[in-house]
RNA sequence: ACGACCGUAGCUCAGUUGGUUAGAGCGCUACCUUGACAUGGUAGAGGUCGGUGGUUCGAAUCCACUCGGUCGUACCA
Numbered sequence: 001a002c003g004a005c006c007g008u009a010g011c012u013c014a015g016u017u018g019g020u021u022a023g024a025g026c027g028c029u030a031c032c033u034u035g036a037c038a039u040g041g042u043a044g045a046g047g048u049c050g051g052u053g054g055u056u057c058g059a060a061u062c063c064a065c066u067c068g069g070u071c072g073u074a075c076c077a
Stems, first nucleotide, its partner, number of pairs: 001073007010026004019057001028044005050066005
């Protein structure tokens, strides 16, 4: 430099052919349980879906550009 893949909640990830309010596990908060902790139970908070623009009635999902990461190939006086 070129190509492929990845980027969604604090962490690890899911999300069928675009379709209503974006989900799971773990973690976190409050309460119950305990003498206390752990476990267990109930409820809850938490997300600009990397960014910008575009297509569309409608975009996490499609397109373009761009940022970051991983891998491969090429180059390197």